[in-house]
Context: one part of a larger RNA
Molecule: small-subunit ribosomal RNA, 5' domain
Organism: unidentified marine bacterioplankton
RNA sequence: GAUUGAACGCUGGCGGCAGGCCUAACACAUGCAAGUCGAACGGUAACAGGAUGUGCUUGCACAUCGCUGACGAGUGGCGGACGGGUGAGUAAUGCUUGGGAACUUGCCUUUGCGAGGGGGAUAACAGUUGGAAACGACUGCUAAUACCGCAUAAUGUUCUACGGACUCGGUCCGAAGGACCAAACGGGGCUUCGGCUCCGGCGCAAAGAGAGGCCCAAGUGAGAUUAGCUAGUUGGUAAGGUAACGGCUUACCAAGGCGACGAUCUCUAGCUGUUCUGAGAGGAAGAUCAGCCACACUGGGACUGAGACACGGCCCAGACUCCUACGGGAGGCAGCAGUGGGGAAUAUUGCACAAUGGGGGAAACCCUGAUGCAGCCAUGCCGCGUGUGUGAAGAAGGCCUUCGGGUUGUAAAGCACUUUCAGUUGUGAGGAAAAGUUAGUAGUUAAUACCUGCUAGCCGUGACGUUAACAACAGAAGAAGCACCGGCUAACUCCGUGCCAGCAGCCGCGGUAAUACGGAGGGUGCGAGCGUUAAUC
Numbered sequence: 001g002a003u004u005g006a007a008c009g010c011u012g013g014c015g016g017c018a019g020g021c022c023u024a025a026c027a028c029a030u031g032c033a034a035g036u037c038g039a040a041c042g043g044u045a046a047c048a049g050g051a052u053g054u055g056c057u058u059g060c061a062c063a064u065c066g067c068u069g070a071c072g073a074g075u076g077g078c079g080g081a082c083g084g085g086u087g088a089g090u091a092a093u094g095c096u097u098g099g100g101a102a103c104u105u106g107c108c109u110u111u112g113c114g115a116g117g118g119g120g121a122u123a124a125c126a127g128u129u130g131g132a133a134a135c136g137a138c139u140g141c142u143a144a145u146a147c148c149g150c151a152u153a154a155u156g157u158u159c160u161a162c163g164g165a166c167u168c169g170g171u172c173c174g175a176a177g178g179a180c181c182a183a184a185c186g187g188g189g190c191u192u193c194g195g196c197u198c199c200g201g202c203g204c205a206a207a208g209a210g211a212g213g214c215c216c217a218a219g220u221g222a223g224a225u226u227a228g229c230u231a232g233u234u235g236g237u238a239a240g241g242u243a244a245c246g247g248c249u250u251a252c253c254a255a256g257g258c259g260a261c262g263a264u265c266u267c268u269a270g271c272u273g274u275u276c277u278g279a280g281a282g283g284a285a286g287a288u289c290a291g292c293c294a295c296a297c298u299g300g301g302a303c304u305g306a307g308a309c310a311c312g313g314c315c316c317a318g319a320c321u322c323c324u325a326c327g328g329g330a331g332g333c334a335g336c337a338g339u340g341g342g343g344a345a346u347a348u349u350g351c352a353c354a355a356u357g358g359g360g361g362a363a364a365c366c367c368u369g370a371u372g373c374a375g376c377c378a379u380g381c382c383g384c385g386u387g388u389g390u391g392a393a394g395a396a397g398g399c400c401u402u403c404g405g406g407u408u409g410u411a412a413a414g415c416a417c418u419u420u421c422a423g424u425u426g427u428g429a430g431g432a433a434a435a436g437u438u439a440g441u442a443g444u445u446a447a448u449a450c451c452u453g454c455u456a457g458c459c460g461u462g463a464c465g466u467u468a469a470c471a472a473c474a475g476a477a478g479a480a481g482c483a484c485c486g487g488c489u490a491a492c493u494c495c496g497u498g499c500c501a502g503c504a505g506c507c508g509c510g511g512u513a514a515u516a517c518g519g520a521g522g523g524u525g526c527g528a529g530c531g532u533u534a535a536u537c
Base pairs, nucleotide, nucleotide: 001537002536003535004534006533007532008531009530010529013384014383015382016381017380018379019377020376021342026340027339028338030337031336032335035078036077037076040075041074043071044070047069048068049067050065051064052063053062054061055060056059085295086294087293094220095219096218097217098216099215100214103212104211105210108208109207110206111205112204113203114202116150118148119147125140126139127138128137129136130135156180157179158178159177160176162174163173164172165171166170185200186199187198188197189196190195221267222266223265228258229257230256233255234254235253236252237251238250239249240248270292271291272290273289274285275284276283277282297318298317299316300315301314320331321330322329323328348374350373351372352371356370357368358367359366360365387417388416389415390414397408398407399406400405421478423473424472425471426470427469431464436458437457438456439455440454441453442452443451481526482525483524484523485522486507487506488505492521493520494519495518496517502509503508
């Protein structure tokens, strides 16, 4: 000098864009953060409409009916493995770069084939009953795209003849045969009730895209005041296991494997793109943003599932907190806010799904503390303003003085203007594409239904928001400080003090004329900031 997720002191007008618990991975009150689908199902607790009936005060009350819009609880499907947080652990099961072969893949895209015919349950519900509660137990009834057989089936899986190639253990290729494996319906339109058709869904197989699992090499901190480490350890055979290779696991056999090119041990640490600095080489860092990894009160475990050994799922153990009728139960903010605590120190218990994205749904739509915005903070960067011109009687006052004067100083006052920003009032974009509806047209079809695509018209959705921007009004009106002035280093005098009080980054200053302490006048530097401290180059 540059820089910072900074803090502290003094000061503080506005706006834009960013950033904001670096400490206790400490404990958490409260609210919200993951639901959705009635076009899978039986249904109807609540709301609304309709129908029927009764009463009458004649437009209200009551009762019944799932008939309709809808829908609590329940069965079922998809999603809760994404998104969001944190950096405790991890020096390599991680990350970065470059390769590799023995794998999996829900949703999505493409292609081919198929979706036949049956069955038994169970929640809800009703009844009885246990418990303080959490939550159960028994009996009976019922549905499905829930569950289970059967049929059908190869290009699928698996077994075995046979032929060929080769490194002649066995592997690969071709080919014949046997065995085995599936499915579910829902909605719209038409119907002569036989069915036809469209949309969504379902099963098998093949391929793709994207995603994920695995292996190898090199690189990726410190310490030798850590020199030896290792028994599933290293390799082989066989078997098991996995989606998959493999000591991944087990049995047997062999005795290997790593290490001064630093094994093992100890300490520290998430890694990278990047960031800061520097002419570069380097050095330091890993906040925000992005990729990967790990974790979710602590330790362990599996279940479900395409995917987890799962932050807001389950089980066990532990610590802690809470409820209890003492028998037993409930919980997990390193999600967003917020509280206590720790600390030099870090924000609102805000608004909205309008946009972007995600989940569910055919869709309308619902959910979304992701996200978009707003609030607080000079925490940083950038921009603007705090007036402009004129004005010498060089006013008054202050300070200095050699008492002549000098300086503050065109500075002020005065005169003439302007109105950025802030203030008041009004006008007012863009972020909006959709969705819906009507018409046309194309596809589909038996169909001018339905459905889908495209085009056009209409209608119409904004949290921010009292938006941005623009116009008008008024008046210089509302807006400057901080540090320094001995040398380094730009900027000097007076008074006070008297090795005292004090200053200080280094040299050093102060013991009676201190440009170095304290005050004042003046000056220098930067400026809504300026200094100090800490840290890095």